[in-house]
Context: one part of a larger RNA
RNA sequence: CUGGGCGUAAAGGGCGCGUAGGCGGCCAUGCAAGUCGGGGGUGAAAGCCCACGGCUCAACCGUGGAAUUGCCUUCGAAACUGCAUGACUUGAGUACGGAAGAGGAGAGCGGAAUUCCCAGUGUAGCGGUGAAAUGCGUAGAUAUUGGGAGGAACACCAGUGGCGAAGGCGGCUCUCUGGUCCGAAACUGACGCUGAGGCGCGAAAGCUAGGGGAGCAAACGGGAUUAGAUACCCCGGUAGUCCUAGCCGUAAACGUUGUGCACUAGGUGUAGGAGGUAUCGACCCCUUCUGUGCCGAAGCUAACGCAUUAAGUGCACCGCCUGGGGAGUACGAUCGCAAGAUUGAAACUC
Numbered sequence: 001c002u003g004g005g006c007g008u009a010a011a012g013g014g015c016g017c018g019u020a021g022g023c024g025g026c027c028a029u030g031c032a033a034g035u036c037g038g039g040g041g042u043g044a045a046a047g048c049c050c051a052c053g054g055c056u057c058a059a060c061c062g063u064g065g066a067a068u069u070g071c072c073u074u075c076g077a078a079a080c081u082g083c084a085u086g087a088c089u090u091g092a093g094u095a096c097g098g099a100a101g102a103g104g105a106g107a108g109c110g111g112a113a114u115u116c117c118c119a120g121u122g123u124a125g126c127g128g129u130g131a132a133a134u135g136c137g138u139a140g141a142u143a144u145u146g147g148g149a150g151g152a153a154c155a156c157c158a159g160u161g162g163c164g165a166a167g168g169c170g171g172c173u174c175u176c177u178g179g180u181c182c183g184a185a186a187c188u189g190a191c192g193c194u195g196a197g198g199c200g201c202g203a204a205a206g207c208u209a210g211g212g213g214a215g216c217a218a219a220c221g222g223g224a225u226u227a228g229a230u231a232c233c234c235c236g237g238u239a240g241u242c243c244u245a246g247c248c249g250u251a252a253a254c255g256u257u258g259u260g261c262a263c264u265a266g267g268u269g270u271a272g273g274a275g276g277u278a279u280c281g282a283c284c285c286c287u288u289c290u291g292u293g294c295c296g297a298a299g300c301u302a303a304c305g306c307a308u309u310a311a312g313u314g315c316a317c318c319g320c321c322u323g324g325g326g327a328g329u330a331c332g333a334u335c336g337c338a339a340g341a342u343u344g345a346a347a348c349u350c
Stems, first nucleotide, its partner, number of pairs: 003322004007304002012318001014201004021194003025088001027086005033081002035077008049065006091191001092188003096183004103177007110154001115149007125136002162169002206247006215241002220236004258317006266295011299306002323350003332343004
C1' cells in the first nucleotide's frame, strides 16, 4: 500500500456548525502542470532471462540480444483533470405571496388535585394488606363544609398527530426569536457536497453556591414476609426532584441503520400546502409537492427481514470493526471541584 465489512454476528461518531483536505453542474476560448504519442541522452559492469559458442557433459566461462517498467531533455496532441478568462441556469441561495406547528428564550395569568394551617358540623374509629402490624385518632382524627398558605405538574383535547439537528418539546396570553413546507417565477450565477482537527449543543443522575420544598422519594428507621430477607408488600422519611448561576459530557444518546445526491413496480392510511373538475358555496372526486405510517414487485439478505423514509442500484466524503477473556482495565496524557470522562495497551489464558 492492499481485502472484506458495520439493522440483529465485531463495527455508524449522541447531534450540529464548520477549518484544512477530498470530491464537484453546463458552454466557449486560451495555456499545457497532470495525461498521451514520437525523437534524443542516460539508466556502469557482473547477475537474472533468451540465442549461439568453449572446457568429453554440467557447474563454470565467452559473445550477442532482451530487460533495466525509471529519470532528464526536445518536438507534438488537447479528449479528460488542472490553471486562467468569459458566458449559462438546471445545483445552491436571496427577494416576493401564502401555510401549519408541544421548535427555542423571557414575562404574566388560570383551574383541577395532593399536603398543611384556621374555623364549623360530627363521633370512634381511620389507614393499610394476600392477611396483618407498625402508623394516625377522645389533646377529637377519618368524613364533610367554608376560608387561607405553598409548591409542583398541566386531566379531557391527544392521534403508528405535529415541531426540532440530536438531546428533547404538551394549560392559557403577550414579547423576542430559529427552522420547515407550498406557490409563483424576479434576482445572484456553481456561491455546492462531505468534513480529520476545532467550536457549540447535549436526557437522567451527580457536583458547587444561593433560593425553594406540596407531592414523590435513593439512603435511613420501623412493621410484615421468610430458614434468613441488608429485597419484593406496608407506615414513615433525608438528599434529590423545582428555580437562578456555573460545572459534568455520559446513555439501550436506538430506527441498535452516518451525511448528501441520483436512479429503480405498485396499493392503502394520515398531517401540511397548491391545483383541477364540479358546485350558489362547501363536501365528495382527481392531480401534484412535502412530511409521517402500514402492506407489498423487482432486487438485496445467513436468515429474520428491508423494500422510493432501502438494508435495492450507483457516486462523494467522514467515522468505525478485524476471535473470546484479561479490559474499556493498567500506565501515560488531556479535561474535571469531585464523581469521573476521553484516549487506550500488554503479559497471561481459552

Predicted 3D model of a 350-nucleotide part of an RNA (small-subunit ribosomal RNA, central domain) from a metagenome. The prediction has a mean pLDDT of 89. The full RNA is in RNAcentral, with records from SILVA.